Model confidence (mean pLDDT): 82 of 100. Predicted 3D model of a 1403-nucleotide RNA (small-subunit ribosomal RNA) from an uncultured bacterium.

RNA sequence: AGAGUUUGAUCCUGGCUCAGGACGAACGCUGGCGGCGUGCCUAAUACAUGCAAGUAGAACGCUGAAGACUUUAGCUUGCUAAAGUUGGAAGAGUUGCGAACGGGUGAGUAACGCGUAGGUAACCUGCCUACUAGCGGGGGGAUAACUAUUGGAAACGAUAGCUAAUACCGCAUAACAGCAUUUAACCCAUGUUAGAUGCUUGAAAGGAGCAAUUGCUUCACUAGUAGAUGGACCUGCGUUGUAUUUGCUAGUUGGUGAGGUAACGGCUCACCAAGGCGACGAUACAUAGCCGACCUGAGAGGGUGAUCGGCCACACUGGGGCUGAGACACGGCCCAGACUCCUACGGGAGGCAGCAGUAGGGAAUUUUCGUCAAUGGGGGGAACCCUGAACGAGCAAUGCCGCGUGAGUGAGGAAGGUCUUCGGAUCGUAAAGCUCUGUUGUAAGAGAAAAACGGCACUCAUAGGGAAUGAUGAGUGAGUGAUGGUAUCUUACCAGAAAGUCACGGCUAACUACGUGCCAGCAGCCGCGGUAAUACGUAGGUGGCGAGCGUUGUCCGGAUUUAUUGGGCGUAAAGCGAGCGCAGGCGGUUUAAUAAGUCUGAAGUUAAAGGCAGUGGCUUAACCAUUGUUCGCUUUGGAAACUGUUAGACUUGAGUGCAGAAGGGGAGAGUGGAAUUCCAUGUGUAGCGGUGAAAUGCGUAGAUAUAUGGAGGAACACCGGUGGCGAAAGCGGCUCUCUGGUCUGUAACUGACGCUGAGGCUCGAAAGCGUGGGGAGCAAACAGGAUUAGAUACCCUGGUAGUCCACGCCGUAAACGAUGAAUACUAGGUGUAGGGGCCCCAAGCCUCUGUGCCGCCGCUAACGCAUUAAGUAUUCCGCCUGGGGAGUACGGUCGCAAGAUUAAAACUCAAAGGAAUUGACGGGGACCCGCACAAGCAGCGGAGCAUGUGGUUUAAUUCGAAGCAACGCGAAGAACCUUACCUAGACUUGACAUGUCCUGAAUUACCAGUAAUGUGGGAAGUUCCUUCGGGAACAGGAACACAGGUGGUGCAUGGUUGUCGUCAGCUCGUGUCGUGAGAUGUUGGGUUAAGUCCCGCAACGAGCGCAACCCUUAUUGUUAGUUGGUACCAUUAAGUUGACCACUCUAGCGAGACUGCCCGGGUUAACCGGGAGGAAGGUGGGGAUGACGUCAAAUCAUCAUGCCCCUUAUGUCUAGGGCUACACACGUGCUACAAUGGCAAGUACAAAGAGAAGCAAUACUGUGAAGUGGAGCAAAACUCAAAAACUUGUCUCAGUUCGGAUUGUAGGCUGAAACUCGCCUACAUGAAGCUGGAGUUGCUAGUAAUCGCGAAUCAGAAUGUCGCGGUGAAUACGUUCCCGGGUCUUGUACACACCGCCCGUCA
Repeated sequence: AGAGUUUGAUCCUGGCUCAGGACGAACGCUGGCGGCGUGCCUAAUACAUGCAAGUAGAACGCUGAAGACUUUAGCUUGCUAAAGUUGGAAGAGUUGCGAACGGGUGAGUAACGCGUAGGUAACCUGCCUACUAGCGGGGGGAUAACUAUUGGAAACGAUAGCUAAUACCGCAUAACAGCAUUUAACCCAUGUUAGAUGCUUGAAAGGAGCAAUUGCUUCACUAGUAGAUGGACCUGCGUUGUAUUUGCUAGUUGGUGAGGUAACGGCUCACCAAGGCGACGAUACAUAGCCGACCUGAGAGGGUGAUCGGCCACACUGGGGCUGAGACACGGCCCAGACUCCUACGGGAGGCAGCAGUAGGGAAUUUUCGUCAAUGGGGGGAACCCUGAACGAGCAAUGCCGCGUGAGUGAGGAAGGUCUUCGGAUCGUAAAGCUCUGUUGUAAGAGAAAAACGGCACUCAUAGGGAAUGAUGAGUGAGUGAUGGUAUCUUACCAGAAAGUCACGGCUAACUACGUGCCAGCAGCCGCGGUAAUACGUAGGUGGCGAGCGUUGUCCGGAUUUAUUGGGCGUAAAGCGAGCGCAGGCGGUUUAAUAAGUCUGAAGUUAAAGGCAGUGGCUUAACCAUUGUUCGCUUUGGAAACUGUUAGACUUGAGUGCAGAAGGGGAGAGUGGAAUUCCAUGUGUAGCGGUGAAAUGCGUAGAUAUAUGGAGGAACACCGGUGGCGAAAGCGGCUCUCUGGUCUGUAACUGACGCUGAGGCUCGAAAGCGUGGGGAGCAAACAGGAUUAGAUACCCUGGUAGUCCACGCCGUAAACGAUGAAUACUAGGUGUAGGGGCCCCAAGCCUCUGUGCCGCCGCUAACGCAUUAAGUAUUCCGCCUGGGGAGUACGGUCGCAAGAUUAAAACUCAAAGGAAUUGACGGGGACCCGCACAAGCAGCGGAGCAUGUGGUUUAAUUCGAAGCAACGCGAAGAACCUUACCUAGACUUGACAUGUCCUGAAUUACCAGUAAUGUGGGAAGUUCCUUCGGGAACAGGAACACAGGUGGUGCAUGGUUGUCGUCAGCUCGUGUCGUGAGAUGUUGGGUUAAGUCCCGCAACGAGCGCAACCCUUAUUGUUAGUUGGUACCAUUAAGUUGACCACUCUAGCGAGACUGCCCGGGUUAACCGGGAGGAAGGUGGGGAUGACGUCAAAUCAUCAUGCCCCUUAUGUCUAGGGCUACACACGUGCUACAAUGGCAAGUACAAAGAGAAGCAAUACUGUGAAGUGGAGCAAAACUCAAAAACUUGUCUCAGUUCGGAUUGUAGGCUGAAACUCGCCUACAUGAAGCUGGAGUUGCUAGUAAUCGCGAAUCAGAAUGUCGCGGUGAAUACGUUCCCGGGUCUUGUACACACCGCCCGUCA
């Protein structure tokens, strides 16, 4: 000192949370020792039991034990008894002092209770100290105890009698005391001090010791003065919250007199007056003992008031007095009450908030201990007695502090645990082992300080006296310890007896494995967990602290998050709707005085303890001792700048006057025209009106339209303007009357008269309310018609309150500039309104006051504001403190009501919010492109069939693909196989791989047997290399490692693929701008198929994409001519052959096209349009080529692969079946519906391919599929091998000579096998179908359409797929619209991004 959390990211505002410290704490786990502290915070609840206040015989009387002495009696001659003299234990009583201290508690108390500083000239003070004076003169009557009688259960009494005192009562004695009068001095008003006079007031012939003849000493006693101590009263200042408590008060405030008190005082009373307190918060309510201090904090502050200390209050609850120096009295009294106990029922007793202890309450707080040894207190002359004060011990990790649980060495890096990529890593020098030490512990021994006094014994001294006792002081000696045989010390012994707890996702130091699977659970905040969890649980490891560690609670801090130090209010919460103005706050220039504030010096006080600093003592520390220091308040001396106060002056603030000016400023009265509506009349006829389109409505009873006249109400077109006026709300035809404010100029007058303004008062749009008018238009409610799924709306037709006026309420608005008022200062530019000056006018310049825009400095989170501030400053007021609950409830005030105003809490969330950024989106905008639309051609959707899918069915109908981008898709081909599915039957190291061992070559054919694999049997057969040991390959067998899985997860993955999209985009470096996310570049003007290119520009460059490079096709040169070709020469039936390579063709290498040339346009550009030449012209046609990325897109069943699962089965083999099912729905195709055709006959022309378990010619047979047979060809050689077109004929518009489904019969081919379930042929059969609804697909040229051909797969099985050529069109005006895409811009509360977000109701 900060951190986490709002967002995709950013900055800000703002709350929540955390890290720190503390505690009279409690709880969980754990626990070795010592020192020093601390320990009912709750029930001021109730208390059993014991103790906590007594003491004095030197105040008094009584009873009088033990013991001593004397005498007597009995006799047992040393015992008993009696008497006397002593003695004085013990007991109760009278009396004195104490019991008012000490100890406890915090209920009450918001108060002179406490704190602080003062006052008492308004007071008291026992014991103590000092001083003064004094009595030791003289009397008296009682009474308790006791005795007797007696009541009562008891507590406790009653009556009669005796007795003492330092008990009680008189008398004498008196002033320095009290009262009165008076004189002087002094002060502070009452008064005080000193003096005089008068009056009044006291005592125990006491106790003790010594002397004895007065007396002496001492303790008491009386009166007084002074001190000290303790108390009482008064005063200034300070001392919690609520105004949803604003009025309170009758002894109340004051006076006079009296009473009372220690004392002043309404303290009390009588009379008189009517005061006193209060917004500077009275009164009421709630809460609370106050302080020194303690905790925290940098401080200012905030919180607390345990222990220790000061004060106060209380003592079961309430009240009262008595005694006394002192009480209205914790362990006293009386009364009342509640409660408890005893009782003989008549009455009595009690008060732990003393120390222990008990019950109860509670999360929670100790022993019914020891001693008066010390310190202190009471009594006493003293010894001494008493003392739960105190000192000690006990219990509790309750806190602080200290110590220990071992130290050194030790690598085979042991065993074991955990992890692992299986190599290792880690726990870890850790352990074991070896060598030491002994703090603590155990045992034994020694053993303190705290002890000083008083008293006693002895000695000495001092004063006085005749002496003695005594008093005071000094010295010596003995004695006194609860703690405690404790601290401490010494010796011996053994590493032996002594470590836990919390955390490990981020904040926050510390990570892996397993289990679990949105379950169990965690969590302070954010959040974690849905099968690979560093966040749950466990383990290992690690980190923190350590006899403790965590959790919970509370307080401060962080939080500048109540802001004095030290915040804000345009948009985040926050400026009252506006003004006037009392109180209050603040206030211009100058002179003098004063000294309240202010500054400064000194003094007093600020108790002790505590804190801080120094020093010292316990081995150290905690702890303790000692020294120093500390705000504030009071008194007093000084200064006089500033503020204040008093007195005076000034003119610039403010106001007045005078001269001008503008204006929808306000109130009242009057008046005008246009328009709407209505009424009357005329003309006139069928519609009008209204809408997106209609209908309701009006109209033949005459509307609308038009003309004239009239009625009535409301509002004032044009001018009219970010123009004017007003405090705001607001104000608009014109005229008059009354009236407020403003501006300019001038400088005559006043002389600070000012600013702000809590309460208060006034004004205050619209709507609404009351009473009475008025009512044309408009128009909530309401009615009807439409729209719609509905339409209590938007649209239409009507229509009532209301809108208007008068009077009275209401008092609110996004009453907004979301910006309070006033003053001063701080660059400009440009409009506009009203004045003034310079000026002949105009223009222009200067100036004042308003009102706008732009724009520096500065400010701001940014947006923005910027002389009209949101800048720089001052003054005053109002308001804010997370979101929701809520501007709500309750209470108060106002209101006729509606409601307004003031204004919470419980509970709940971790956000809510502001500004800006990038995307995405918009039934926002601009531009552009695409067979996207349009223009066309041909289809699909209807029929039949083929094929795929869904669904259904089934033992199984294996699995996958699902909008575009699944559905003739994986599958370039399911009869068996394939095959993954089903049924049945078999096998278990396995059908397949590697390793070990044994045996045997392998293998071939046969027989038996099974549905089949498996199985059984005999027969034949004997490999290669060799170092002769064996090895290799193959087959069989055995046991184990393992094999195997088309089982799961494509949401764990690789690889591959689809799609947007062959769309033109996607980025980076440096620089610059911005607090930042980001921006710029990549935007703009043109252009392009293109982020293609050019120009401009705070950008300059670069990369992946585009294009080009690649293949093919179109032209040509050259090279090469066989299997290709044939012009010339020869030859043949034939390029058949010789010959040749000119041509075609083939396939290598080249050329060619680049906007290169011309014209025009364009910015002299890029480029566009046209043209020439050219085979080809503007990327020539086609292909391959797919940026950053999106869709958790597809695929674990091509393959690979993590994890999980199966292992005589989810693996392997065999047979049969299934994948081919069939009420149905969809996709993709084929064939058609015919004459641009069918059929028949004739006849011509390709390209690209394939071919040996092959293609197969010619020939023969068959109607045909095909068969027989087989030349040629491993191919520019042979073969497969063309159709449409063309020519001719026929059919003549029909379910046909169209169409061919379906079915029957007979055949062919492939193949072990054709039933489920193949293809083909012939004959026969001859279905639907006559061009297809809504809708929808493809295509822009060698394209669509149409015609055939080939290939892959393949034994066989294409209408599919992939290729090939033949014939060969139509149309495109154009970009409004549909779909998709790109760029810029705009809005956004979206960011999983519109399939978003989100509101209400219901469950």
The RNAcentral record of the sequence draws on ENA.